[in-house]
Parts: sequence; structure tokens; C1' cells
RNA sequence: CUUUUAAGUAGAGGUUGCGCUGGCCAAGAGUCCGCGACAGGAGGGGGAACCCGAUCAUCGUCGCCAAAAGGGGCCAGCGCCGAAGCGUCUGCACCGUCGGGUGCGGCCGCUGGGGGCGGCUCGAACAGGGUCGUCACUGCCAUAGUCUGAGCAAACUAUGGAGCGCUACUGAAAGG
Repeated sequence: CUUUUAAGUAGAGGUUGCGCUGGCCAAGAGUCCGCGACAGGAGGGGGAACCCGAUCAUCGUCGCCAAAAGGGGCCAGCGCCGAAGCGUCUGCACCGUCGGGUGCGGCCGCUGGGGGCGGCUCGAACAGGGUCGUCACUGCCAUAGUCUGAGCAAACUAUGGAGCGCUACUGAAAGG
């Protein structure tokens, strides 16, 4: 100096990179719940268990009072680049009458990233989330080509691939 590389360290992708917390705001909504009056007259709620109802329920009209959660926008801060998300199984804790739900983890599998469109689903929603499919964009790597006086590099084009990846450094091994 070149090649290979278990491991370690530090980084890159982005015109919304990912996630969390707090504050404010709009919406949720003049809705739910509750109360009163009128009318009315036996069922109503629920997956079930069961609960409510002639002391007048459900439904209807009017009036009074009047939320919240999840989600969204903005600002600030924090942790990061399998960041994070999803799925099967599983452990613990909590709520619940059961069914079930929520939170924190573990193994394994999938997804490089953001977006548009469509289907399904959650949702009050035309916001947004999840998932599947598709479309181009974008970053990385490989191959081929173009460009370059030659080569390398860089740039461009095409094809393909996946983050257990890529880049740089340290270190280890081999060769000169």
C1' cells in the first nucleotide's frame, strides 16, 4: 500500500426521516349523561349473564344544565436512524360478571424512506391511523453503459437487490 473481515466507534438517507412528553388551539358538541314539563302506554338495553320499567320505561316534542376519550394542528423539549411500525405465539400487571380490553416486555417473521391512487378496517369526520395491492419519486449497494486525453473518482442512464444493509475510522488476518 492492497485485499478480506468477526467485532467496536462515529455517521448518512428526509423539502413532513421515526417515536415520546408537555402546553395551547380547533373539532368532537350544544352531542353523551343528568334534570323538568307535555304527550304516550309496555316494553326497552345487551354478545350473553343480567339490568331498567305503571313510583310510567324505550320512542317523540320543548326547556335547563352540560362533558370526556381517542384522533388532528401549532409550539417547545427529549430519545434516536430497525429509528419505528405491523403480525403469530407468549410472560406479567390492571379493568371487567364472562366474553373481552389496556399497558409493559420476550422469541420469531415482514417492512430502506416519505408520498399518490384504490380496497378493507378503526374513527364523529371529508381529518388521521392500520393493513393489502399498485404507481412513480428518493437514498444506499451491485452490474452494464455514457462522459472523461487514459484510469480512478464524480455526474448521468438502465437493470436488479435489501437495513442482520451502506459509508468512514479503529482493530484482526493475508499478500506485496
Lysine riboswitch aptamer from Crenobacter caeni, 176 nucleotides, folded computationally. The organism belongs to Crenobacter, within Bacteria. It was read from a public genome assembly, where an Rfam model found it.